[in-house]
RNA sequence: GCGGUGGUAGCUCAGGGGUAGAGCUCCGGAUUGUGGCUCCGGCGGUCGCGAGUUCAAAUCUCGUCCAUCGCCCCA
Numbered sequence: 001g002c003g004g005u006g007g008u009a010g011c012u013c014a015g016g017g018g019u020a021g022a023g024c025u026c027c028g029g030a031u032u033g034u035g036g037c038u039c040c041g042g043c044g045g046u047c048g049c050g051a052g053u054u055c056a057a058a059u060c061u062c063g064u065c066c067a068u069c070g071c072c073c074c075a
């Protein structure tokens, strides 16, 4: 340099056009002699960034950044 995969909540990950979720963590409550377990509720995201297409974009297109894997060239 070329190509593949990935980037979504504090963490691990779903969702691949109809406006974002789960588990764990955290906070509050129930239960318990206390704690844990269990149960109920809650907080938390301009979906890496910028632009485009669309009535509508996390999703499609282009650019770009980061991580990772492979290939080629030079030293």
Base pairs, nucleotide, nucleotide: 001071002070003069004068005067006066007065010024011023012022013021018055026042027041028040029039030038048064049063050062051061052060
Transfer RNA from Magnetococcus marinus MC-1, 75 nucleotides, folded computationally.
NCBI's taxonomy places the organism under Bacteria, Pseudomonadota, Magnetococcales, Magnetococcaceae, Magnetococcus marinus.
It is recorded under the gene name tRNA-His-GTG-1-1.
Its mean pLDDT, the model's own confidence on a scale to 100, is 81.